Source information
This is a predicted structure of a 1568-nucleotide RNA (small-subunit ribosomal RNA) from a Verrucomicrobiota bacterium. It matches the Rfam family "Bacterial small subunit ribosomal RNA". Gene Ontology terms of the family: structural constituent of ribosome and ribosome. The RNAcentral record of the sequence draws on ENA.
[in-house]
RNA sequence: UUCGGAGAGUUUGAUCCUAGCUCAGAGUGAACGCUAGCGGCGUGGUUCAGACAUGCAAGUCGAGCGAGAUCUAAUAAGCUGAUUCUUUCGGGAUGAAGCAUAUUAGUGAAAGCGGCGAACGGGUGCAUAACACGUGAACAAUCUGCUCCUAAGUAAGGAAUAGCCUGCUGAAAAGUGGAUUAAUACCUUAUGUGACAUAUAUUUGCAUGAAUAAUAUGCUAAAGUUGGGGACUUUCGGGCCUGACGCUUAGGAAGGAGUUCGCGGCCUAUUAGCUUGUUGGUAAGGUAAUGGCUUACCAAGGCUAAGACGGGUAGCGGGUCUGAGAGGAUGACCCGCCACACUGGAACUGAGAUACGGUCCAGACACCUACGGGUGGCAGCAGUUUCGAAUCAUUCACAAUGGGGGAAACCCUGAUGAUGCGACGCCGCGUGGGGGAUGAAGGCCUUCGGGUUGUAAACCUCUGUCACCAGGGACUAAAAGUUGCUAAUUAAUACUUAGCAAUCUGAAUUAACCUGGAGAGGAAGCAGUGGCUAACUCCGUGCCAGCAGCCGCGGUAAUACGGAGACUGCAAGCGUUACUCGGAUUUACUGGGCGUAAAGAGUGCGUAGGUCGCUAAGUGUGUCAGGUGUGAAAUCUUGAGGCUCAACCUUGAAACUGCGCCUGAAACUACUUGGCUAGAGUCUCGGAGAGGUAAGCGGAAUUCCCGGUGGAGCGGUGGAAUGCGUAGAUAUCGGGAGGAACUCCAAAGGCGAAGGCAGCUUACUGGACGAGUACUGACACUGAGGCACGAAAGCGUGGGUAGCGAAAGGGAUUAGAUACCCCUGUAGUCCACGCCAUAAACAUUGCACACUAGGUAUUGGAGGAAUCGACCCCUUCAGGGCCUUAGCAAACGUGUUAAGUGUGCCGCCUGAGGACUACGGCCGCAAGGCUAAAACUCAAAGGAAUUGACGGGGGCCCGCACAAGCGGUGGAGCAUGUGGCUUAAUUCGAUGCAACGCGAAGAACCUUACCAAGGCUUGACAUGUAGUGGAAGUUUCGUCGGAAGGUGAAAUGUCCUUCGGGACUGCUACACAGGUGCUGCAUGGCUGUCGUCAGCUCGUGUCGUGAGAUGUUUGGUUAAGUCCAGCAACGAGCGCAACCCCUGUUCUUAGUUGCCAGCAUUUAGUUGGGGACUCUAAGGAGACUAAUCCUGUUUAUAGGAUGGGAAGGUAGGGACGACGUCAAGUCUGUAUGGCCCUUAUGCCUUGGGCUGCACACGUGCUACAAUGCCAGGUACAAUAGGUCGCAAAAUCGCAAGGUGGAGCUAAUCCUUAAAACCUGGCUUAGUUCGGAUUGGAGUCUGCAACUCGACUCCAUGAAGUUGGAAUCGCUAGUAAUGGCGCAUCAGCAAUGGCGCCGUGAAUACGUUCCCGGGCCUUGUACACACCGCCCGUCACAUCAUGAAAGCCGGUCCCACCCGAAGUGCGUAAGCUAACCUUCGGGAGGCAGCGCCCUAAGGUGGGGCUGGUGAUUGGGAUGAAGUCGUAACAAGGUAGCCGUAGGGGAACCUGCGGCUGGAUCACCUCCUU
Repeated sequence: UUCGGAGAGUUUGAUCCUAGCUCAGAGUGAACGCUAGCGGCGUGGUUCAGACAUGCAAGUCGAGCGAGAUCUAAUAAGCUGAUUCUUUCGGGAUGAAGCAUAUUAGUGAAAGCGGCGAACGGGUGCAUAACACGUGAACAAUCUGCUCCUAAGUAAGGAAUAGCCUGCUGAAAAGUGGAUUAAUACCUUAUGUGACAUAUAUUUGCAUGAAUAAUAUGCUAAAGUUGGGGACUUUCGGGCCUGACGCUUAGGAAGGAGUUCGCGGCCUAUUAGCUUGUUGGUAAGGUAAUGGCUUACCAAGGCUAAGACGGGUAGCGGGUCUGAGAGGAUGACCCGCCACACUGGAACUGAGAUACGGUCCAGACACCUACGGGUGGCAGCAGUUUCGAAUCAUUCACAAUGGGGGAAACCCUGAUGAUGCGACGCCGCGUGGGGGAUGAAGGCCUUCGGGUUGUAAACCUCUGUCACCAGGGACUAAAAGUUGCUAAUUAAUACUUAGCAAUCUGAAUUAACCUGGAGAGGAAGCAGUGGCUAACUCCGUGCCAGCAGCCGCGGUAAUACGGAGACUGCAAGCGUUACUCGGAUUUACUGGGCGUAAAGAGUGCGUAGGUCGCUAAGUGUGUCAGGUGUGAAAUCUUGAGGCUCAACCUUGAAACUGCGCCUGAAACUACUUGGCUAGAGUCUCGGAGAGGUAAGCGGAAUUCCCGGUGGAGCGGUGGAAUGCGUAGAUAUCGGGAGGAACUCCAAAGGCGAAGGCAGCUUACUGGACGAGUACUGACACUGAGGCACGAAAGCGUGGGUAGCGAAAGGGAUUAGAUACCCCUGUAGUCCACGCCAUAAACAUUGCACACUAGGUAUUGGAGGAAUCGACCCCUUCAGGGCCUUAGCAAACGUGUUAAGUGUGCCGCCUGAGGACUACGGCCGCAAGGCUAAAACUCAAAGGAAUUGACGGGGGCCCGCACAAGCGGUGGAGCAUGUGGCUUAAUUCGAUGCAACGCGAAGAACCUUACCAAGGCUUGACAUGUAGUGGAAGUUUCGUCGGAAGGUGAAAUGUCCUUCGGGACUGCUACACAGGUGCUGCAUGGCUGUCGUCAGCUCGUGUCGUGAGAUGUUUGGUUAAGUCCAGCAACGAGCGCAACCCCUGUUCUUAGUUGCCAGCAUUUAGUUGGGGACUCUAAGGAGACUAAUCCUGUUUAUAGGAUGGGAAGGUAGGGACGACGUCAAGUCUGUAUGGCCCUUAUGCCUUGGGCUGCACACGUGCUACAAUGCCAGGUACAAUAGGUCGCAAAAUCGCAAGGUGGAGCUAAUCCUUAAAACCUGGCUUAGUUCGGAUUGGAGUCUGCAACUCGACUCCAUGAAGUUGGAAUCGCUAGUAAUGGCGCAUCAGCAAUGGCGCCGUGAAUACGUUCCCGGGCCUUGUACACACCGCCCGUCACAUCAUGAAAGCCGGUCCCACCCGAAGUGCGUAAGCUAACCUUCGGGAGGCAGCGCCCUAAGGUGGGGCUGGUGAUUGGGAUGAAGUCGUAACAAGGUAGCCGUAGGGGAACCUGCGGCUGGAUCACCUCCUU
């Protein structure tokens, strides 16, 4: 010094990777939506190369020519005749103006001959894949008007013709005769500086060849017009002189054109072969010129995988857009080139055309027409129409720049200069500046306090850009011309040229610009606000309406829809759509990959190609350096400058990365030549091997046949059956037949390119390896196409067939079972020959070479050391394994047998599905194989790993989980709850465990929420306001009524006060009350459950890219994540345990209402007394594996035993429930958001219902009896409750209960414990069991027991004789069993619930199994988590697509027919001015005719391609269709690949293969 590179969203529960989709940027000839003040500079039919009305876009020259309308002037005579003069008044003279004619002069329209131009300028992008374009060369193979320079010349003659005039034809366009005329038009001759041709000579080049101011011979030219002029001359035009413009012949310059070549730039191989003028030669023709450019003949060539030929698409470049760049896309405007001009063909003229505004022909279209015939070509400028999302004025001017003509003036110029229209783009300006808080009003939000809009406005003050009004006002203009002056030239003061001066010319255009005036006055929108992406709230809506670029929003609290407010971004614009590049390293040159994500061909041999060892020399291909030519201008970059700035413009520089030429260098590369041996190969010796092919041989076993023995089964399975067997099977012995495969050895082993190869022997044969180091001398590696080999299945022909065995048949299983299992069994499996060519043909890893730490075992060699000889040991080469370092890798993993580091070559990949597909092609007998798309659909599909969950995976462990026991439930009757049914209502909730004696610890009314009927409406209840009346209240009586309620009457009553009123209350009106109405899926709180299971986490550290892991795993142990040890972990928290309560022992304190040992007293702890005991209730003690021994690996936890102790290993119970799960339950306990009702979904009342009964289920009670029941007697508790209460004694009643009322506000009073035990009866029966049901009579509570209470007595006396499948509880003071108490409560449905005490067992071998749980591990396609995921047929709807009898087009090719115009050639008996002529004619030319070629057209046949098509095939998609359950776990038969058969379907079966299979066991190897 360099100016330069950003990402994000989306697959998952989360992670990393792979991979696609999407977004943010820039741009546009744009369009659309909303909006819009001004100016400058640009820009504007991208579509129909569709069709075009109208006007204009190419003319000019009279100084080339003839002729010449018109006008002017003059002259001449004529007509008319104003005026004036004169008059004899008749007239005469004069003669202005006018008219027409003629001549002359001038002017010069229109047309014509002639010259130049019209080939430029302007438009468009159809065609074209080509020397069309770009770039660089070549022409010794060429042409060139006008312009410039140089040289020479410009002589003498001639014949016509257009026009004008005139005749004829025609509607027109136009045509055809006659007469006549000119030229710078045409023709002949002369001259020849020269050119050209031939010949000779000289010089020269890379070749064909070229040059010559060297010579000779031949041949070949022209035109005049005009300005001026002294002398001379003249026919008065001139000659002559001079100038200018022309003309001719040559040479050159510049510019232009033509031709050739190298290189460069699209897609397609599902286009692989193409070509006959084709490739070359000879000769000729033709052209300005080379050339198959054309023709004849000869030869048979030419192009192609570095892509010919064919198909598709396309104007190319400078440049433009984008990009860091490399690239990618593009070719508007401007510039260069090309092509085209309605479509196709053709020539003419010309310097130049195969000609946009020329000609001829054919075709299509349109117009005119008298129907005979004619005319036209906007892809020029405007404009119209059509098409389309879409693109302007039928403007002004030649003033400038440029072009054509002209000597010039000048004329023409839709080129150009200007203006207009369009926010189409870029640039600039404005819509005001300063002050201004009460933070106004209004809007919006609000937690109601306020916040925000917001200094924003109002208000005060200032300025005046733009627009508006008035006034002024440039630049663009300089030339040419004319006039004057000067100089040059000349004989010349002419002419001409040059200079100076004067004069004259503006479309735009009064526009720029300047001055003045007035007044903040006239001037802001659009999009967005979930993330990406800057910016948030309210209302409405309620998976509707809608939004959406991707992800995705919306199902009642939407920052995502619609509106509003606020905010954000940009701004006269803002958004959307379309397209391009970018981001995208997502085609990877810069700069990607292929073990498992997409991707290594099944394997080898080998062609082309690519790449290639050491050394020397030469050359100089690539390469490098210097110089040089070119790389148009514009653009880009940059220095300056001009418009007030900018856009824009001017000028200079740089750049244009390229190509050519010259000179040089020689390392590398390449080529040539020589050498070398390390690569490669040959040779000698040696051993190893299931390497290959062929032939022969062998034994065991299966099956079959024959015979013997034997006698009832065999076989098969989870269990069976089909099947075989008394006609003798199976079993066993002997003999025989036949086919297929080769036990052990055997292995982690060996060989082969792969597929693959296994009894033994022989023959033939391929390769590798070791040692030796003799030979060759780079001979090598890879390898597109190509060729060969290639498991199994399958195919063809012929054999063979023991076993096995697709298909098929039968038996089972099953809901079904086209399967899994069983019995048979055909193809096939085997051989020979021939096909097929595919596999998970896998190490999912192409081949070759080199390098890069190790360890270990093994196969085949060699060497060393050692030994008697070996083994073991050491070294080394070649294989086939395992572990591991560095490195690599997304991770898993790999790791000298690389997936490491490099090199060479090949193959392959680029989102998923569609699709290992369709069509086409090639191969095959067929099956089929190889090659290989698109439409359409989706935002994913996928890899590895992580945490969970799950498994008809594994391991370990626990639990009344099983087992061992005891007792139940399920059967009966009843009670109670639920479902269902019923009903006016049977209120509601709870629904697997974890709803169902649950909410409900009390439904006759009430409760009550339900139903019927009746009633009230500020309400049964709360607070407040306004008005009005009254104390409030109490009592009584009517009336309607079922009550509530309505209505009426009477009596009584007189609060406080500051005298205003207040408290209380009726009525009226408002706010509001009220709701057991909805949402437990909006919530709080509470609760259930897993589960009293042992778990759940964190900090720091460490490991991993990360999710995460570690800790928490492991070995022991525990009830326990309890504890110990070890360990990249060290600690900690919530749980466990403990701390708390009760019970068990004891002590201290205390001693009434409790207690009573001793002392008194008694019927009685009754009393005195006592505190010892019991008990009560407060505080202590006590238990901790503490002690001893043993087990266990040392230790440590831990376990076992013993002893002591009231209690021993958590002493027994309770309370206590981690992180979380189930959108679990509850809005009907209460609370609460939102929604809903408001004379009702609120409130009150009466009655009914919640109790309803064919039925089903759950939970219980009582039983079925003798371990019992009944009767009698008799003993022992604890908890707990009691004043609207518990209630004693006494008494009545059979009893429930009544009367009664002592005592008790309670350790004081009240409340019989029962089972047990004793005695007696009953004697196995529906009973002295059992008590349901029913009848009768009562008691109690209560307004009230009908629906619908409990209890008592008498009578009645169902079912039931121990309960099917199934199922529940319980491990010790437990089960079982017995009674007692309490809550709720007037009473009671209680047999329920919660407690209390009495009596009081049995069993546990053990963890295989069932259920649940914990930990570790494994697989997974699950993550809403197995109640998961998911496959295929069928049915329905929609979409795109393939096939299809055909039908309709486009394009190209071939063959043939026809053949316009026209060039060429031939002919030319007809016609013919110039020249020649001997006057006859000839030369030359033309018409006509013929031939070749040929456009359009026609016929036939093909190739390619498009559209359509009854029907048909699969595919894709679609909240809730049908059938199964194929896959994911061992997915319940492991799955998958190839092949074959079968089947509604997923699929099943056979054969071979793979692990991308779980689990268990064994073997081997490795690590520690």